SAM-I/IV (S-adenosyl methionine) riboswitch aptamer from a marine sediment metagenome, 90 nucleotides, folded computationally.
Its Rfam family is "SAM-I/IV (S-adenosyl methionine) riboswitch aptamer". Rfam links the family to the GO terms regulation of gene expression and S-adenosylmethionine metabolic process. A reference for the family is Weinberg et al. (2008), "The aptamer core of SAM-IV riboswitches mimics the ligand-binding site of SAM-I riboswitches", RNA.
RNAcentral holds the sequence, with entries from MGnify.

């Protein structure tokens, strides 16, 4: 800067607390995948995040939160991404 803050989804353990750990279970934001390219949808595989379902304001608005892939390399450059989905229109 943009985008969302609708709806979903729980135990346990460990701290003085903030908040970390374990196992689980929710979401399609990033990466991937669904032959190819755009659109759209779809898939919890890989990286986030969540399970207290934001606060204030009459309303503008305004604060917060999350994501806007990961992991090696000095760098070039390389590595992994499912047993799922297995699609519709250009």
């Nucleotide at each position: 800067g943009c985008a969302u803050c609708a709806a979903g989804a729980a135990g346990g353990g460990c701290a003085a607390a903030c908040g970390c750990c374990c196992u689980a279970c929710c979401a399609a934001c990033c990466u991937g995948c669904c032959a190819a390219c755009c659109u759209g949808g779809g898939c919890a595989a890989g990286g986030u995040g969540g399970u207290u379902u934001c606060c204030c304001u009459a309303a503008c608005g305004g604060g917060g939160a999350u994501g806007u892939g990961g992991c090696c390399a000095a760098g070039a450059g390389g590595c992994a991404a499912c047993c799922a989905a297995u699609c519709a229109g250009g």